Predicted 3D model of a 72-nucleotide RNA (transfer RNA) from Candidatus Curtissbacteria bacterium RIFCSPLOWO2_01_FULL_42_26. The coordinates come from a structure-prediction model, not an experiment, and the mean pLDDT is 82. It matches the Rfam family "tRNA". Rfam's curators write: Transfer RNA (tRNA) molecules are approximately 80 nucleotides in length.

[in-house]
This record gives sequence, structure tokens and C1' cells, in this order.
RNA sequence: GGCGCGUUCGUCUAAUGGUUAGGACACGGCUCUUUCAAGGCCGCAACACGGGUUCGACUCCCGUACGCGCUA
Repeated sequence: GGCGCGUUCGUCUAAUGGUUAGGACACGGCUCUUUCAAGGCCGCAACACGGGUUCGACUCCCGUACGCGCUA
């Protein structure tokens, strides 16, 4: 250089082209307890970036960035 795969809350991980983008842990508040931990309830928080297709895109297409693999 060429080809392929991947990129979603702080972390891990879901999501038939129509979801308020879900869950777990973490974090914050309340509750429980003499206190802490555990438990219960609530909250915070994400689609790598730029275009295109479409009535509608995390999802399909193109490019860019980053990571991994194969190859020269």
C1' cells in the first nucleotide's frame, strides 16, 4: 500500500429500516440499619465523524479517523 472486520452511556453489552436507544456494573439521591455493607425505589448518562439513499437510518451505501486481523 491492498483487502476484511469492528467503533453504542464512565465500563461491559443488546437493539427486523419505524423503540422515549434497553440491560448489568459503576456514580448520585432517597429508603432500610444504631452505623457500614447488602437489599429496595428513583435518577444521571451513549449510537466515532462527515455526506448519501429513504416518508423514516444505530441499522443500508460512500468517504474520513481510530483499533484489530490477513496479505504484499